Notes:
Predicted 3D model of RNase P RNA and transfer RNA as a complex of 442 nucleotides.

RNA sequence: CUUGGUCCUCGGGCAGCCGCCGGCGACAUCCGUCGCGGGAGGAAAGUCCGGGCUCCCCAGGGCAGGGUGGUGGGCAACGCCCACCGUUCGCAAGAACAGGGACAGUGCCACAGAGAUCAGACCGCCGGACGGCCGGGCAACCGGCGACGGCAAGGGUGAAACGGUGAGGUAAGAGCUCACCGCGCCGCGGGCGACCGCAGCGGCACGGCAAACCCCACCCGGAGGAAGACCGAAUAGGAGGAUCGCGCGGCCCGCGCUCAGGUCCUCGGGUAGGUCGUUGGAGGCCGUUCGCGAGAACGGUCCUAGAGAAAUGGCUGCCAUCGCCUCACGGCGACACCAGAACCCGGCUUACGAGGACCAAGCACC
RNA sequence: GGGGAUAUAGCUCAGUUGGGAGAGCGCGUGGAUCGCACCCACGAGGUCGGGGGUUCGAGUCCCCCUAUCUCCACCA
Numbered sequence: 001c002u003u004g005g006u007c008c009u010c011g012g013g014c015a016g017c018c019g020c021c022g023g024c025g026a027c028a029u030c031c032g033u034c035g036c037g038g039g040a041g042g043a044a045a046g047u048c049c050g051g052g053c054u055c056c057c058c059a060g061g062g063c064a065g066g067g068u069g070g071u072g073g074g075c076a077a078c079g080c081c082c083a084c085c086g087u088u089c090g091c092a093a094g095a096a097c098a099g100g101g102a103c104a105g106u107g108c109c110a111c112a113g114a115g116a117u118c119a120g121a122c123c124g125c126c127g128g129a130c131g132g133c134c135g136g137g138c139a140a141c142c143g144g145c146g147a148c149g150g151c152a153a154g155g156g157u158g159a160a161a162c163g164g165u166g167a168g169g170u171a172a173g174a175g176c177u178c179a180c181c182g183c184g185c186c187g188c189g190g191g192c193g194a195c196c197g198c199a200g201c202g203g204c205a206c207g208g209c210a211a212a213c214c215c216c217a218c219c220c221g222g223a224g225g226a227a228g229a230c231c232g233a234a235u236a237g238g239a240g241g242a243u244c245g246c247g248c249g250g251c252c253c254g255c256g257c258u259c260a261g262g263u264c265c266u267c268g269g270g271u272a273g274g275u276c277g278u279u280g281g282a283g284g285c286c287g288u289u290c291g292c293g294a295g296a297a298c299g300g301u302c303c304u305a306g307a308g309a310a311a312u313g314g315c316u317g318c319c320a321u322c323g324c325c326u327c328a329c330g331g332c333g334a335c336a337c338c339a340g341a342a343c344c345c346g347g348c349u350u351a352c353g354a355g356g357a358c359c360a361a362g363c364a365c366c
Numbered sequence: 367g368g369g370g371a372u373a374u375a376g377c378u379c380a381g382u383u384g385g386g387a388g389a390g391c392g393c394g395u396g397g398a399u400c401g402c403a404c405c406c407a408c409g410a411g412g413u414c415g416g417g418g419g420u421u422c423g424a425g426u427c428c429c430c431c432u433a434u435c436u437c438c439a440c441c442a
Base pairs, nucleotide, nucleotide: 001362002361003360004359005358006357007356008355009354010353011352012319013318014317015316016315017314018313020039021038023036024035025034026033027032041338045349046348048347049346050345051344052343053224054223055222056221057254060253061252062251063250065220066219067218068217069216070084071083072082073081074080085099086097087096088095089094100215101214105213106212107209108208109207122155123154124151125150126149127148132145133144134143135142136141163181164180165179166178167177168176182204183202184201185200187198188197189196190195228276229275230274231273238267239266240265241264242263243262244261245257246256247255269441270440271439283302284301285300286299287298288297289296290295321334322333323332324331325330367438368437369436370435371434372433373432376391377390378389379388385422393409394408395407396406397405415431416430417429418428419427
């Protein structure tokens, strides 16, 4: 320098002018005027997970349903994060993994192929007898084909073919035998554990799919801020239908409430008002200690966006940054993109523009 | 702001134990008719909204995006 990989940071600063939305104060109190101070993000997004908070019965039991899935930790919690293990990919740095169970059961494996899981013989390899045929030979016999039998090494099909390589063995072959590798079982040792290492035995008997049903372990009650609480205004406390209890929003149980109407659905009537919930929180930054790390504890310090269909914008100057030109002084240009809070947090994912650090491979030079 | 559903041919829609992409209407060509329509025969037309994953194999199973539709105020 090229290519690749991992991690991190940022999303301009200051000043002036003109606007927009809240807050506080003063003056006016009819509209209002003046001053001070505040005003989007790393994703505010998708609403995919997890919580806080609120109501439903106190958040109870069971079934159904849903989710998660190597091990050990972190966290309020999680499907998030960290460290480690295993498999696969990559020359490497590193990356990906819904990564429990296929001897509990059921199911599927299309087409091709001889055979797709209690497998199978198309081509092929081999055998003996000729008692079938053809050819050669006087004959014994020889060669080829067929039939019978043996084999599963090779070819071929397929995503996948009842271990792989090599040697022995055999008519040809075959874990038939042996060595190594793989697999399974058992033992010993190491590790909290996933797992790893070593030794022995077994001749191989265990195909794949559980993001197919299912089994195992663990977790989950439901709805959401238009939840919900209070005040006020207005109307016809109406009509029709279903049901006999209603209340945890799928069912059953438990529990609670209620005895003369209760509950649900449809139609009709009225209001489109105010206050709270509503913004300071598992919060940010710095330091010390503990920890490999995610993080934790302690100490210090900092922080008023906020509602009503909804404000957060524009211009100018200087600086910073980047690009081009120039030996240089300097000059010219750019300053954006994705996108915008609506109860609040922790994550993930998706969209976008810059910059930095470290690492790996290759090439060139010193 | 918060729930739910859908996307397959030009239009309306099927598509379940995951292996063939289909139906009706429309379109084109030919036939039939004096001619047109109805009718008959044949045919064209698909990145199954987009991307990724699981699997030998995905319209179908899982994840992430995109677009469209729909519901949710209070009082008696």

Rfam match: Bacterial RNase P class A. The family's RNA type in Rfam is ribozyme.